[in-house]
RNA sequence: GGGGAAUUAGCUCAGUUGGUAGAGUGCUGCGAUCGCACCGCAGAGGCCAGGAGUUCGAAUCUCCUAUUCUCCAUCA
Numbered sequence: 001g002g003g004g005a006a007u008u009a010g011c012u013c014a015g016u017u018g019g020u021a022g023a024g025u026g027c028u029g030c031g032a033u034c035g036c037a038c039c040g041c042a043g044a045g046g047c048c049a050g051g052a053g054u055u056c057g058a059a060u061c062u063c064c065u066a067u068u069c070u071c072c073a074u075c076a
Stems, first nucleotide, its partner, number of pairs: 001072007010025004019056001027043005049065005
């Protein structure tokens, strides 16, 4: 320098043919217990890495940028 992949909740990851975003774990409250843990119930928490475009409508399609991973090439 070139190719490919990834970026979504605190963390690990889903998200179908474009139609207002979910799970596990963690967190908070309540129940249960002498108390803790386990367990049961309820709840909070993200506008989807950033920007632009297409569209009635974008996490999803297109372009640019950033970060990470990986492969190839070049040099000493």